[in-house]
Context: one part of a larger RNA
Molecule: small-subunit ribosomal RNA, central domain
Organism: uncultured bacterium
RNA sequence: UUGGGUGUAAAGGGUCCGUAGGUGGUCUAGUAAGUCUGAUGUGAAAUCCCAUGGCUCAACCGUGGAACUGCAUUGGAAACUGCUGGACUUGAGUACCGCAGAGGUAAAGGGAAUUCCCGGUGUAAGGGUGAAAUCUGUAGAUAUCGGGAGGAACACCAGUGGCGAAAGGCGCUUUACUGGGCGGUUACUGACGCUGAGGGACGAAAGCAAGGGGAGAAAACAGGAUUAGAUACCCUGGUAUUCCUUGCCGUAAACGAUGUGGAUUAGGUGUUGGGGGUGUCGAUCCCCCCAGCGCCGCAGCUAACGCAUUAAAUCCACCACCUGGGGAGUACGGUCGCAAGACUGAAACUC
Numbered sequence: 001u002u003g004g005g006u007g008u009a010a011a012g013g014g015u016c017c018g019u020a021g022g023u024g025g026u027c028u029a030g031u032a033a034g035u036c037u038g039a040u041g042u043g044a045a046a047u048c049c050c051a052u053g054g055c056u057c058a059a060c061c062g063u064g065g066a067a068c069u070g071c072a073u074u075g076g077a078a079a080c081u082g083c084u085g086g087a088c089u090u091g092a093g094u095a096c097c098g099c100a101g102a103g104g105u106a107a108a109g110g111g112a113a114u115u116c117c118c119g120g121u122g123u124a125a126g127g128g129u130g131a132a133a134u135c136u137g138u139a140g141a142u143a144u145c146g147g148g149a150g151g152a153a154c155a156c157c158a159g160u161g162g163c164g165a166a167a168g169g170c171g172c173u174u175u176a177c178u179g180g181g182c183g184g185u186u187a188c189u190g191a192c193g194c195u196g197a198g199g200g201a202c203g204a205a206a207g208c209a210a211g212g213g214g215a216g217a218a219a220a221c222a223g224g225a226u227u228a229g230a231u232a233c234c235c236u237g238g239u240a241u242u243c244c245u246u247g248c249c250g251u252a253a254a255c256g257a258u259g260u261g262g263a264u265u266a267g268g269u270g271u272u273g274g275g276g277g278u279g280u281c282g283a284u285c286c287c288c289c290c291a292g293c294g295c296c297g298c299a300g301c302u303a304a305c306g307c308a309u310u311a312a313a314u315c316c317a318c319c320a321c322c323u324g325g326g327g328a329g330u331a332c333g334g335u336c337g338c339a340a341g342a343c344u345g346a347a348a349c350u351c
Stems, first nucleotide, its partner, number of pairs: 003323004007305002012319001014202004021195003025088007033081002035077008049065006091192001092189004096184004103178007110154001115149007125136002162170002207248006216242002221237004259318006267296011300307002324351003333344004
C1' cells in the first nucleotide's frame, strides 16, 4: 500500500468556526467530459495460451493461430455522474407570536459564617489527639454580649433538574447591555446544504510577568507526635498560591475513555420546556405531538462486558487516528513560549 479497525485490547483531534478540497434534495430541457457500444489504425519480435510438427521422449526448438485486457482517431446511445438553462419545496435559512433557563459581560447591593481589633460580664483553663505534646491563657484567654475592620464564598431551594455552537464551564439579589435554544402558525427565499487538510478563535487546575489584595485554606518550610527510622500519614503554626486587573501559557482520566452531520429500525417508564385535544365555571387528572435529560428492554451488534430511536444496530458523506512490547512521547531538527515547557517526532539496540 491493499485491507482491517478506533467505548474497555493500538487507535476519535480538548472544542467550535471556517479556507481549499471532497460530497450533495425533487422535476425538466440541452450537452456529451466521465460512462456504454461499433468501426479503423496501432499495440515489433521473443515470452504466456491453443493446435500441430522436429530432435528415440522431455526440456528445447520450428510453423500457424489466438491473445497482447492498452492508446489514438472516428460514428452512435443518453439511464447514471458532471456541465449549462429553467422550475419546485420536503433540506437549510428568514420573518411573526409565545416560552423556559446557574448562557455571557459590566456595575451596584445583601445576609450567615470564619479571623482580627475595641469595650462590657467573667475566671482558669482552652485547644488538639488513638493518646499526647508543640501552641494560646492570670500582661485575663476559652465562653458570652455590644460595636467595628477586612477578604473570600454564596446554606436551604437543589433534582438521574436547567443553561451553554461546543468544550472548558455557569448557582445570593437587583439593574444595564447581550448571545443562543425550544414551541406554534402561516408567509417568504429557493439547495443557499454537510464535512472540513491547512488556518483562526475559545480552552479546568497548576505555572509565568507586572500592579493590587490577603479573611479562611494551604505546596515549601519550622516545630510537636508516631516509628527501628518517618525527609510521610496525625497535630500546632506557616510562605508562595488560592482572589482582582492586564498579558502569557495551551495542557488534563480536557471522559460518554464513544468525531461531526443525515436517514432508517419494537416498545415501556420517569422527568424538564412548549403546544394541541377531552373534560371543567376554572384547574388537578387523562390522551396525543415536538424538543431535551435519565432508567429498563426487543431485533440487531459485540471477544465478552455491554450498547440498544441520546446505538456500540443498518446505511451514506467528510475529517482525525491505529498497525507488537520496550527504547520513547525520548534524541535530533524545526515552529511557538519570558521561562516552565508545548507541538511535530525517529533510530540503533532489545524481547